[in-house]
Context: one part of a larger RNA
This record gives sequence, C1' cells and structure tokens, in this order.
RNA sequence: CUCCAUAUUAAGGAAUUCGGCAAAAUUACCCUGUAACUUCGGGAGAAAGGGGACCUUGCAAAUGCGGAUGUUUAUUCGGAAGUAUUUGAUCAAGGUCGCAGAGAAUAGAUCCAAGCGACUGUUUAUCUAAAACACAGGUGCCUGCAAACACGUAAGUGGAUGUAUAGGUGCUGACGCCUGCCCAAUGCCAGAAGGUCAAGGAAGUUGGUGAUCCCGCAAGGGUGAGCUGAUGACUCAAGCCCUGGUGAAUGGCGGCUGUAACUCUGACGGUCCUAAGGUAGCGUAACCCCUUGUCACAUAAUUAGUGACCUGCAUGAAUGGCGCAACGACUUGGAUGCUGUCUUAAUAUGGAAUCCG
Repeated sequence: CUCCAUAUUAAGGAAUUCGGCAAAAUUACCCUGUAACUUCGGGAGAAAGGGGACCUUGCAAAUGCGGAUGUUUAUUCGGAAGUAUUUGAUCAAGGUCGCAGAGAAUAGAUCCAAGCGACUGUUUAUCUAAAACACAGGUGCCUGCAAACACGUAAGUGGAUGUAUAGGUGCUGACGCCUGCCCAAUGCCAGAAGGUCAAGGAAGUUGGUGAUCCCGCAAGGGUGAGCUGAUGACUCAAGCCCUGGUGAAUGGCGGCUGUAACUCUGACGGUCCUAAGGUAGCGUAACCCCUUGUCACAUAAUUAGUGACCUGCAUGAAUGGCGCAACGACUUGGAUGCUGUCUUAAUAUGGAAUCCG
C1' cells in the first nucleotide's frame, strides 16, 4: 500500500445506483396545533411549531407557632395579620454558567400518488413472507337420523351423546354498487311410452349314446325312457338412444356489406351463420403483439410514473366485475429533510495481511 471493523470531514447534496442499497437524519417527555378522505370508529404521534439546567423571589397547599377585629353573664367560641418548616413534572418574573441544559445512553424520518390483497393472522425448518394460503361474509350441492360422509374385510367407530339456525362438501372471499345472454356440446337431476340391450331361464328343432320292449335261428332291424352336446322363438335389469330441467354446473358469448348537405364516422339498413353472439363496468392494464400507441401533467432532458383516449393481437361479471376508508418488513413513481451513495478523496483508532525477530 491492501483488506476488515468503527468514527469524522471543506464545498456540493442522489450528480451514485437496477433501485437512496448502505449510512445519515427523526426519536423519550410536556405544551400548541393538525388536511384530503372516511365504513364517522378513524386518518392522527397526521403535518407543522415550541419547551427544558441552576439560583433568587413571588405563588399554592399542608403542618406548627401566633393570636387581632369580634363573641359569651361567665367558662368560652372564633380565628385575621405575621412567622417557621416541608412539599411542587405547577405557573410567573429576574438572574448565573457553558459551544451545547431530554448536555452521555436507550427512544418514529415524513408527505403525495398508483397497483394488489379488505383487515389481525399463516407459509416453502435450511435461497422465495408475497399479490400465495387462511379469514369473517356470500352462495351452490348432498344429508330426515341406523343421516350424508369418513376409517375398517367385518364387527364396529367417528360424524354426535349433535338433528336442517345441524352436519358434510365445492366455489367465491370484509364492506358498497352489482352479478347480463346461451341448456346446442359435456356433466348432473327428473322421467318413463318406444328402440337397443348381458348373464340366466326357455317352448321348439337337432347330434351322440342308449336302458327297456318288439320282430328275427342268427346277423341285424325297430321302439325309444334316461344321460349328454348344438341351436333356439320368447322372456329379461340398469345403462345408452329418447323427453324435459339445470350456469354462484364444465363451459361459450360472430362475420361480410351499404348508408348522413366537404371529409371522416355510421344512430339506420341488408345478408350469412349460431345454442347464444360480450350487457353493466373497466380498459395500452400484474391482461396491448404492433408499442417508447396518441394527448396532457411532471423534468433542462423520462422506453419509467400519473390522468385521459379506445384501434380490447387475446378485458368482463362468485374461474366474480368495478369501487373502496383502514391496514401492509408487499410492488411502482414523485417530493421535503438528510447524508462519504457520489464529485474525490482524506484522516484517526483497533484488527487482519505483509516484513523483521
């Protein structure tokens, strides 16, 4: 010299950087004061300001001493001024000291705007704490009790010593305003006339074998119970086809073309297709490819940010839509203060490293 830790720094003050990361700053207590917005509870410690040590005096209170003007026939009652001590986050005035008085240490930085999630909570022990999960609330479905459902081969047990204001399960996720159209497909529920349809049963037909009996001298022929195969009209459940219903069930929610006194646009019309053609909202968005869209604000300058516009590649309503006070070690942009983050480096202390022993 370098590295680590801890400090300080002229002038500037985020120029650093993906980004104020880190550091600095704020800080406890008392007093004043406090906006938008709001679910009227909050927001709020909003913000923004002020104060402080010690001494003297005053002030107030308490406890003593004191005993005036008065009062009573008397004994007494009554208690002013004054004075001493103690107490006080009290208040006021004057004074003293220091650069500095919460003299060290401990002890919010704040504001504006937007996204997401209402909130407190939970989570990847050991790279992710979040916008994920949960949540109160909403809603669908199942379940009448020997419940549904779950565990178990079963017995049985839980559910529950509960009983539909109960239990199970799915989706959504406070609150406010709302939640449109489609039942063609898939699923589910209900229905039962018809079609289809398994094993099984089965009249009948037919093959093998063949007791018995008959004929025959015999060979053999006939009869044909029984046993055993093949086939089989007909019969026969659920399901499927079928008929309806059902979206806070899985899901889906068009194209071409003409048209208004410059142009543009198209309220209006035509046509094709569909189960129905996306409603209210929101919209270049955590969703927009083109894209750094266009306009405005903000900056000297902004692919970022906010507000609008709508031409939504490919938004959209409990796979919830749009708002929203409060809340957040969440994400994004801006501002004040503050600073060694930086311009640009310097110094000090301790340690490491190096060198010598």